This is a predicted structure of a 1500-nucleotide RNA (small-subunit ribosomal RNA) from a metagenome. RNAcentral holds the sequence, with entries from SILVA. Its mean pLDDT, the model's own confidence on a scale to 100, is 85. Rfam family: Bacterial small subunit ribosomal RNA. Its family is annotated with structural constituent of ribosome and ribosome in the Gene Ontology.
RNA sequence: AGAGUUUGAUCCUGGCUCAGAGUGAUCGCUGGCGGCGUGCUUAACACAUGCAAGUCGAGCGAAUUUCAGCAGCUUAUCGCUGGAGUUAGCGGCAGACGGGUGAGUAAUGUUUAGGUAAUCUUCCCUCAUGUGGGAAACAACCUGUCGAAAGACGGGCUAAUGUCCCAUGAGACCACAGAAUCGCAUGAUUCAGAGGUCAAAGCUCCGCAAGGGGCGCAAGAGGAGGAACCUAAAACCUAUCAGGUAGUUGGUGAGGUAACGGCUCACCAAGCCUACGACGGGUAGCCGGCCUGAAAGGGUGAACGGCCACACUGGCACUGAGACACGGGCCAGACUCCUACGGGAGGCAGCAGUGGGGAAUUUUGGACAAUGGGGGCAACCCUGAUCCAGCGACGCCGCGUGAAGGAUGAAGGCCUUCGGGUCGUAAACUUCUUUUAGAGGGGAUGAAUGGACUGGUGAAUGGCCAGUCGUGACAGUACUCUCGGAAUAAGCCACGGCUAACUACGUGCCAGCAGCCGCGGUAAUACGUAGGUGGCAAGCGAUACUCGGAAUCACUAGGCGUAAAGCGCAGGUAGGCGGUUGGAUAAGUUUUUUGUGAAAGCUCCCGGCUUAACUGGGAGAGGCCAAGAAAUACUGUCUGACUCGAGUGUGGUAGGGGAAACUGGAAUUCCUGGUAUAGCGGUGAAAUGCGUAGAUAUCAGGAGGAAUACCUAUGGCGAAAGCAAGUUUCUGGGCCAUCACUGACGCUGAGCUGCGAAAGCUAGGGGAGCAAACAGGAUUAGAUACCCUGGUAGUCCUAGCCCUAAACGAUGUUCAUUAGAUGUGGGAGGUAUCGACCCCUUCCGCGUCGGCGCUAACGCAUUAAAUGAACCGCCUGGGGAGUACGGCCGCAAGGUUGAAACUCAAAGGAAUUGACGGGGGCCCGCACAAGCGGUGGAGCAUGUGGUUCAAUUCGACGCAACGCGAAGAACCUUACCUGGGCUUGAACUGUAGAUGACAUUCGGCGAAAGCCGGCUUCCGCAAGGACAUCUGCAGAGGUGCUGCAUGGCUGUCGUCAGCUCGUGUCGUGAGAUGUUGGGUUAAGUCCCGCAACGGGCGCAACCCUCGUCCUCUGUUGCCAUCAGGUUAUGCUGGGCACUCUGAGGAGACUGCCGGUGAUAAACCGGAGGAAGGUGGGGAUGACGUCAAGUCAGCAUGGCCUUUAUGUCCAGGGCUACACACGUGCUACAAUGGCCGAUACAAAGCGUCGCGAUCCCGCGAGGGGGAGCUAACCGCAGAAAGUCGGUCUCAGUUCGGAUUGUAGGCUGCAACUCGCCUGCAUGAAGUUGGAAUCGCUAGUAAUCGCGGAUCAGCAUGCCGCGGUGAAUACGUUCCCGGGCCUUGUAUACACCGCCCGUCACAUCACGAAAGCUGGCUGUACUAGAAGUAGCUGCGCCAACCCGCAAGGGAGGCAGGCUCCUAAGGUAUGGUUAGUGAUUGGGGUGAAGUCGUAACAAGGUA
Repeated sequence: AGAGUUUGAUCCUGGCUCAGAGUGAUCGCUGGCGGCGUGCUUAACACAUGCAAGUCGAGCGAAUUUCAGCAGCUUAUCGCUGGAGUUAGCGGCAGACGGGUGAGUAAUGUUUAGGUAAUCUUCCCUCAUGUGGGAAACAACCUGUCGAAAGACGGGCUAAUGUCCCAUGAGACCACAGAAUCGCAUGAUUCAGAGGUCAAAGCUCCGCAAGGGGCGCAAGAGGAGGAACCUAAAACCUAUCAGGUAGUUGGUGAGGUAACGGCUCACCAAGCCUACGACGGGUAGCCGGCCUGAAAGGGUGAACGGCCACACUGGCACUGAGACACGGGCCAGACUCCUACGGGAGGCAGCAGUGGGGAAUUUUGGACAAUGGGGGCAACCCUGAUCCAGCGACGCCGCGUGAAGGAUGAAGGCCUUCGGGUCGUAAACUUCUUUUAGAGGGGAUGAAUGGACUGGUGAAUGGCCAGUCGUGACAGUACUCUCGGAAUAAGCCACGGCUAACUACGUGCCAGCAGCCGCGGUAAUACGUAGGUGGCAAGCGAUACUCGGAAUCACUAGGCGUAAAGCGCAGGUAGGCGGUUGGAUAAGUUUUUUGUGAAAGCUCCCGGCUUAACUGGGAGAGGCCAAGAAAUACUGUCUGACUCGAGUGUGGUAGGGGAAACUGGAAUUCCUGGUAUAGCGGUGAAAUGCGUAGAUAUCAGGAGGAAUACCUAUGGCGAAAGCAAGUUUCUGGGCCAUCACUGACGCUGAGCUGCGAAAGCUAGGGGAGCAAACAGGAUUAGAUACCCUGGUAGUCCUAGCCCUAAACGAUGUUCAUUAGAUGUGGGAGGUAUCGACCCCUUCCGCGUCGGCGCUAACGCAUUAAAUGAACCGCCUGGGGAGUACGGCCGCAAGGUUGAAACUCAAAGGAAUUGACGGGGGCCCGCACAAGCGGUGGAGCAUGUGGUUCAAUUCGACGCAACGCGAAGAACCUUACCUGGGCUUGAACUGUAGAUGACAUUCGGCGAAAGCCGGCUUCCGCAAGGACAUCUGCAGAGGUGCUGCAUGGCUGUCGUCAGCUCGUGUCGUGAGAUGUUGGGUUAAGUCCCGCAACGGGCGCAACCCUCGUCCUCUGUUGCCAUCAGGUUAUGCUGGGCACUCUGAGGAGACUGCCGGUGAUAAACCGGAGGAAGGUGGGGAUGACGUCAAGUCAGCAUGGCCUUUAUGUCCAGGGCUACACACGUGCUACAAUGGCCGAUACAAAGCGUCGCGAUCCCGCGAGGGGGAGCUAACCGCAGAAAGUCGGUCUCAGUUCGGAUUGUAGGCUGCAACUCGCCUGCAUGAAGUUGGAAUCGCUAGUAAUCGCGGAUCAGCAUGCCGCGGUGAAUACGUUCCCGGGCCUUGUAUACACCGCCCGUCACAUCACGAAAGCUGGCUGUACUAGAAGUAGCUGCGCCAACCCGCAAGGGAGGCAGGCUCCUAAGGUAUGGUUAGUGAUUGGGGUGAAGUCGUAACAAGGUA
């Protein structure tokens, strides 16, 4: 620090996801030790049991235990005195701390900084003073009564550091009056005066005493610490909460409080808070800090520390320095327990622990040894605070599970190309060590106090100092020594990419995985297992949550033309921002000083535990903080000035700017009248419709409404919406010129206000044309549409609503700056001119092009989307959804504001390359057209489908399967079926062992294969070898599967002209350029131009063949000339001239001429030539496409099979047959059939062969065998043709199927199932529907010949020659193709993509008659406990008066009143749950119906 994921690829936008760190965690697998931490996040749910706050006898009376003593004779017992102890009660102090929890609380809280001149303070410290005298009670105790208990009540006695009175008053307080000093103010402080009020408690130690000490007490002053109140600022969400508030805001007076204050009350006034968010709702303890992050931030508030709040729920006060009190009280409520039913008791959110809840959180432990707290003079007591221990890998840290050597690279596992590789120096083995665990010894620090004793100081016993004795829960501790022995100790996750790490087997869209993308349908590095590898390690993974990455809410630091996003437009309030220049001030700002920002934490440095975690010390850091001082550039405030911003005036000027009134002409329609007659109208074509009752057409007149042709323009005006005949009136704004005036008066603008197309609504008019709805006619599978004929609202006017648009420049308003070119509208100036135009300059508009710059690109570009400034609005993935609920507006329609659940991993923008289009342009092809001949109809042949069958083996399926593999199925072939056999096998290799044969032949069985039996080795001297058989082991074999695992080969687009590369250039990039353009060509063929220049594979040429000529060759070929010969024939001599054979050359190149073209390429015409523009034909097939075809030609991975899916044999099948299709043959006849005669080829083939002459047979053929290994001999007669004859238009003298019969040939064998011949038979068929195929010249058509395969078997296939046409205007259309361009929502690429209803399943949500809860408002009722007030006839010890009785002061019970908790009634609000039914939405597999969108998507 980034990465994955939208696409065929690219850039961008944008979401989702991952890698990091963390946790009070939980779950899964696993688990050796130690240290330090940490441990109910849920039910503030309920709690059994024990403990958690007591202490003081040196405050007090009393009781009691024990010891010693005394008296009563002794024991028991009792009394007294003294010592030591115990303690119920009175009394004092502490139970307000410590410990727990986070329910409530959005401010009565917290944090930070301040204030109190508005305050209080027990214990503690310092200073100074005092501590005198007296009195009355109440517990305990005794006694009586009630009660189950808890407990209560009455009577009697008694003490005090309990209570009360008096004295004294340094001092404090109160009121009075005075002075000084100080303060921002209310005021504060000090001094002196006179008046009033107010104190106290004792106990104990030493001492004979005097005296002294200690702890106390009282009233003061100060300190420290604590507490209280006030102020400012800061810190959650929600506006679908916008108004709230009557003690409310303020004043005067009073009360109350420690104290200010509406804190409370009476009266007066009507204020106060709020868009800088009041009020309401939801959520939440706050902070230091903690986690994360580069930081800014974001999240969080466990443990430790500070503050607050709470203590079963609600209310209340008492005591006290302090509480409205966790382990105190009273009352009410809920719950639990006891009960004799009358009444009582209780509060773990203290420590343990229990139940419950939950994914989940510990022991009913030890000790006060240390630290701290309470009480006490002290010893000491108490202390679940605390210190320790226990449990839990919950976290952090540390250590270990051994170290060194050790190659035969052991065994074994896994993989394998079978060679090997790997686990792996890993193990074994050798040597060594002993941390840890175990056993046995030693053994701390934490301990200092205090107490007792001794000594010193001192008058001293007090205090202080020194010494001795003694104090440890932890602790069987830490640590250390010894012992023996590698001994006691490794797992978890991952291995497709992100992301480090790969193979095998199993599985076969199953089982499963998955954080995202995505894996799995028979070769899965993605599932499961194994081996190996990677990572971490006593842990490892998963899950949950937080931050990060995410610049994905953007302060630092984003955007808004098209991706989400500029309000439809303007005016304007608050707010924000604001021109030039002085002065003042010092709020912001800057500098500096001081205070504070607790400790812990964090960072740095140094120390202590063996190290680390942990911990001690020091320093630093941390702020919108506060206070003081200074500065004055900028901002602010106040004040003065200025003119350039803004505005006013003056003179001009253009305009569909607005409103009202009036007036036109053209056209449509209607009405009236005339003329005229049969149609009009409408469409792709029609029909509905109108018309003989006279339409349409045409002429004249009239009516009425709406809109304003030409001018008209990329033009003008307006803020936008919008504005168009003409005239008049009223009226707004702009621009130009010019000087004069005001003097910042400005810009923007949340709310707010106004305007706001069309459609729509209300009321009243109007209504010609047009025209939703509707009707009819067409179209169509349907057509609730497109087209046609009609037609109502509406469109128009007046008044009022509605308030939305793709209200668009998809671009907010204002200001400034930054190259130009050009057009146009409005104005001004200048030169020149008599004048005008032109030209130049300048200001304001409206456009086009374009540079810098910007942009993801497209593009924008002085009218910015550039560069800056100010202000406003808006956006944050797609869908759900601009929907629901609520509010506001509206007559309604609806508008505005505006979510969530759920769901997806995308949705999107721009551009690129293809492909496609019922887009465009150019071009080509037997593509169409023009022609010729066919197929489709018939019969047969052949292939296929289907069906059948034991089997009808398999493959090929649009073109590009179907006379295809198959260039030839009777057996064989053969792969199929039935049956009979064999099992290391029919063929092959190696090896071990045994045997000696094998072959041939003979016999038996059998359909054969085969089985059984008989005869029986060879070479070598030997060792041994060869061959064969048998038994084993390795392995053979497979036309079994997968052509979607493959090689090779092939088809096809297509012999179409294309397909690419290097360098350069352009582009962020995919890519582009080149290859496009202008011409031309069969051609990316060539030329020219050009940011391209070149190269390659293709094209062409080179190759073969045919066509002309030449040279050479001359037999088996040829025969012109010469000679010989024959009935005849190159037959013979001879010759090689010709033909020919087969080698080599020549020739053709747009080379020449003319024209066209751009002076090019090229084209057209011509000459010459055997041949002319590639001369004809062939071979030759670019990059690639179709997962095209082939595992059955061959090869081959994997899988399957191994007495069978192998192999041998016999027979059968591949030849079946209702039917359908393809390819052919033969025909339907006279351009013909038949008969007779007769002419002319080419190319091939032949010794397992071709086979002549001759003979036999009607013939197929047979006999026979010359010649020929072939330019020699043979196949071999070419046929159509020509000549002559016959048939005469018919199912025929056409046609030949089918069938019968007799034969022939091949072959072991023609039944299933061959070919041929003779005789006989003589079917369909009279030119073929829709549709469809081939062919452009030696071609089509037609005629025969040959070959391969082959024993035999072509109508097929491959070749050969003979005869030999017609037509092409042309490129509109069909098909295929090429190039350019355009659109695209396509990329599996139009056989694409994709929308909605319906049906089914499922999920969440809304509405709903209602129903049930929670919270809460208002009004009323109610009124416990309690404070306060009033009363107090019942009652009372202290003080006063009084001799006393009694009275007074003061007080208590009781009663009443105000306030008030729970409760109750009525009525609202809000929120949650539920609800028959209902509404749309999301998702889902191959469902149904259509085809709305994407191409001109077929109606843009």